[in-house]
Context: one part of a larger RNA
RNA sequence: UGACGGGGGCCCGCACAAGCGGUGGAGCAUGUGGUUUAAUUCGACGCUACGCGAAGAACCUUACCUGGGCUUGACAUGUUAGUGGUAAGAACCCGAAAGGGGGAUGACUCCGACUUUGUUGGAGAGCUAACACAGGUGCUGCAUGGCUGUCGUCAGCUCGUGCCGUGAGGUGUUGGGUUAAGUCCCGCAACGAGCGCAACCCUUAUUCUCUGUUGCUCCGGAGCGAUUCGGAGCUCUCUGAGGAAACUGCCAGCGAUGAGCUGGAGGAAGGUGUGGAUGACGUCAAGUCCUCAUGGCCCUUACGGGUUGGGCUACACACGUGCUACAAUGGUAGUGACAAUGGGUUAAUCCCAAAAAGCUAUCUCAGUUCGGAUUGGGGUCUGCAACUCGACCCCAUGAAGUCGGAAUCGCUAGUAAUCGCGUAACAGCAUGACGCGGUGAAUACGUUCCCGGGCCUUGUACA
Numbered sequence: 001u002g003a004c005g006g007g008g009g010c011c012c013g014c015a016c017a018a019g020c021g022g023u024g025g026a027g028c029a030u031g032u033g034g035u036u037u038a039a040u041u042c043g044a045c046g047c048u049a050c051g052c053g054a055a056g057a058a059c060c061u062u063a064c065c066u067g068g069g070c071u072u073g074a075c076a077u078g079u080u081a082g083u084g085g086u087a088a089g090a091a092c093c094c095g096a097a098a099g100g101g102g103g104a105u106g107a108c109u110c111c112g113a114c115u116u117u118g119u120u121g122g123a124g125a126g127c128u129a130a131c132a133c134a135g136g137u138g139c140u141g142c143a144u145g146g147c148u149g150u151c152g153u154c155a156g157c158u159c160g161u162g163c164c165g166u167g168a169g170g171u172g173u174u175g176g177g178u179u180a181a182g183u184c185c186c187g188c189a190a191c192g193a194g195c196g197c198a199a200c201c202c203u204u205a206u207u208c209u210c211u212g213u214u215g216c217u218c219c220g221g222a223g224c225g226a227u228u229c230g231g232a233g234c235u236c237u238c239u240g241a242g243g244a245a246a247c248u249g250c251c252a253g254c255g256a257u258g259a260g261c262u263g264g265a266g267g268a269a270g271g272u273g274u275g276g277a278u279g280a281c282g283u284c285a286a287g288u289c290c291u292c293a294u295g296g297c298c299c300u301u302a303c304g305g306g307u308u309g310g311g312c313u314a315c316a317c318a319c320g321u322g323c324u325a326c327a328a329u330g331g332u333a334g335u336g337a338c339a340a341u342g343g344g345u346u347a348a349u350c351c352c353a354a355a356a357a358g359c360u361a362u363c364u365c366a367g368u369u370c371g372g373a374u375u376g377g378g379g380u381c382u383g384c385a386a387c388u389c390g391a392c393c394c395c396a397u398g399a400a401g402u403c404g405g406a407a408u409c410g411c412u413a414g415u416a417a418u419c420g421c422g423u424a425a426c427a428g429c430a431u432g433a434c435g436c437g438g439u440g441a442a443u444a445c446g447u448u449c450c451c452g453g454g455c456c457u458u459g460u461a462c463a
Base pairs, nucleotide, nucleotide: 001463002462003460004459005458007457008456009455010454011453012452013451015447016446019411020410021409022408023407026324027323028322029321030320031319032318033317034315035314042053043052064310065309067307070304073133077132078131079130080129081128082127083126088105092101093100094099108124109123110122111121112120113119114118135299136298138297139296140295144293145292146288147287148286149284151282156195157194158193159192160191161190162171163170164169175186176185177184201276202275204273206244207243208242209241210240212238215234216233217232218231219230220229221228222227247270250264251263252262253261254260326404330363331362332361333360334359335358342352343351344350370401375396376395377394378393379392380391381390417439418438419437420436421435422434423433
């Protein structure tokens, strides 16, 4: 100087408390461990691995295994030699394909010469052989770049000059207040500065101006209506460009007359208005050599490359993350409105298109009209192909489950909870991921305690 303490002081955070909803029990989905296997490819392992890489494993993907096959190679550059019936390549044969035979037919570009429909010579391209080399998702993330996680959006981390100290180093950055903040004020052997904080950016909430079709409004016609046709306009909703607006600006009190705090007015919004993007110096030899790049090592008729089928989907079991439930605040049947994001080559025009809510009827507390696993049968779709191993529909079947031990997680407002919708990747496949809107709570006395963090201080057989 740090680090640590079941030392002290001050402060913060859904950290506890106060609440609401879960997980842990059941069935299933998914990931992992283990076991099994010819193979169950590899990586990730407290927080910070485990619905993670994977925005989608039937073949492909695919890296794994089995079998049968290739060797200058699927791909790049170059050297030497050869090759015009050359390159390419139909029928046919072996084969699961790959591959190996086979060989009908049969080219291209440039330059030159000639008996200019054309013939011929050379060079190239292509091919063959040999060689340099290619290739490697092989190893090392403890050789690395790049990218990323984490402490943590925590308030810190430093420098120049000066001063103090023999020096390591200190001071500044400590102290008194204050703040979300090393934010600001005051003081001070310090005076200044940088990276962070904040602001500048996007979004949302109010309003003004401009814009006016495909949007909106009005009028007229048709139609029971849904809607549609014609005309006029841009007031309103809205679209999307530019402004305004919030700054402790105003008032009162507290405070040191300061920074600021408390309350109030006005206001759509009030003290960082909301949400996002933004992640300092560094820590964990954290993660990734399987995105990519790359040093070294290793393989080179194989650890390379192509292919068939299988595997990654196994199953006594254990764990994580989810979905569906156990019902009456409900199930079923009928009726029944109202979105936003986004996508479709173009489209505020057309299409994709809600659910919960509400109303009526029924069920009457049961393993049930709850619950839907599992299994049998029949189909649809995608796709060369659904056996291993897809999704969905119909009929039948109708398991566990009656709210879950110890323990443990999320959340402070348009949030939790609940309801549906969209998108990416994708032939097909969603309970996952990322977004969107509808309905819409409870609670916070407080900081003693648990966890994590910041500042000061103290102890130390620690560095």
A computed fold for a 463-nucleotide part of an RNA from an uncultured bacterium, annotated as small-subunit ribosomal RNA, 3' major domain.
It matches the Rfam family "Bacterial small subunit ribosomal RNA".
The prediction has a mean pLDDT of 81.
RNAcentral holds the full RNA, with entries from ENA and SILVA.